[in-house]
Context: one part of a larger RNA
């Protein structure tokens, strides 16, 4: 730089973070079901055992052992769901960038006063209805203060 001033919004370009997405892919952890090692633990114990009791003896009891059976149980394995990270065709807005397109909404009565709520319509800014507010300019009246 003061109207040849300011100044809105879409479009279009660039880079940034982000919302929504059929899905993918990973992570920890709980819950359901199936398997179940090793070991206590109960059970059984026809098959074994010198110690202990009875018994000259032969055998019997007691007690124990393998075995087999349950409970619980590491690891596995299925399943469904939730949580959470990451990714994602595509779709929405958002910031930010000196000179980009469209057009003028607001700012002076901004050339249809302006804001606000709502509906409604329209490339955009925005219009139109409505109902509210002056934080509206200019005339006139009216009340009030001050000189």
């Nucleotide at each position: 730089c003061a109207c040849c001033g300011c100044c809105c919004g879409u479009c279009a370009a660039g880079c940034c973070a982000u919302g929504g997405a059929a899905g993918c892919u990973g992570g920890g952890g709980g819950c359901g079901c199936c398997c179940g090692a090793c070991g206590u633990c109960a059970g059984u114990g026809u098959g074994c055992c010198a110690a202990c009791c009875c018994g000259c003896a032969a055998g019997g009891g007691a007690g124990g052992c393998a075995g087999c059976u349950g409970c619980c149980u590491a690891a596995g394995g299925c399943g469904a769901a939730a949580c959470u990270a990451g990714u994602g065709a595509c779709u929405g807005g958002g910031g930010c960038u000196a000179a980009g397109u469209c057009g003028u909404a607001a700012c002076a009565a901004g050339g249809u006063a302006g804001c606000c709520g709502u509906a409604c319509c329209g490339g955009a800014a925005g219009g139109u209805g409505u109902g509210g507010c002056u934080g509206g300019a200019u005339c006139a009246c009216c009340u009030c203060c001050u000189u």
Description:
The part of an RNA shown here (small-subunit ribosomal RNA, 3' minor domain) has 147 nucleotides and comes from a Bacteroidota bacterium. The coordinates come from a structure-prediction model, not an experiment, and the mean pLDDT is 81. Rfam family: Bacterial small subunit ribosomal RNA. The organism belongs to Bacteroidota, within Bacteria. It was read from a public genome assembly.